[in-house]
RNA sequence: GACCGUUUAGCUCAGUUGGCAGAGCGUUGCGCUUACAUCGCAAAGGUCGGGGGUUCGAGACCCUCAACGGUCA
Numbered sequence: 001g002a003c004c005g006u007u008u009a010g011c012u013c014a015g016u017u018g019g020c021a022g023a024g025c026g027u028u029g030c031g032c033u034u035a036c037a038u039c040g041c042a043a044a045g046g047u048c049g050g051g052g053g054u055u056c057g058a059g060a061c062c063c064u065c066a067a068c069g070g071u072c073a
Base pairs, nucleotide, nucleotide: 001072002071003070004069005068006067007066010025011024012023013022019056027043028042029041030040031039049065050064051063052062053061
């Protein structure tokens, strides 16, 4: 330098054909217990990597930039 992949909650990741942003773990509260753990219930937590475009509507489609990983040179 060329090409490919990834980027979504604190962590690991889903999100199908463009139409409500989710799960598990973790955190907090409550219940249970003499107490702790386990278990049950509930809650908080998001600029969907940045910017722009298309569209009535974008996590998803298009352009660009960045970070990380890989292949080739």